[in-house]
RNA sequence: CCAUACAGCGGCGAUGGAGUCCGCCGGAACCGCCGCGCCACACCGCGGCUGAUGACUCCUCCCCACCG
Numbered sequence: 001c002c003a004u005a006c007a008g009c010g011g012c013g014a015u016g017g018a019g020u021c022c023g024c025c026g027g028a029a030c031c032g033c034c035g036c037g038c039c040a041c042a043c044c045g046c047g048g049c050u051g052a053u054g055a056c057u058c059c060u061c062c063c064c065a066c067c068g
Stems, first nucleotide, its partner, number of pairs: 009026005016059006032049006
């Protein structure tokens, strides 16, 4: 100096916040899906669709229905 392991710390899991659990990452993890076009793939362009969760719970935002 480099690599690996462990520990600690930090970050991430398609729209906000918190708790718990799970998973992933150390400049990576992560950055949704479908159809069409482009020779094919990818990229890109166009059109369409679901969800505030990675999972559970609560809150917040939005939409719909009912009651006062």
Molecule: Fluoride riboswitch aptamer (crcB RNA motif)
Organism: Candidatus Humimonas hydrogenitrophica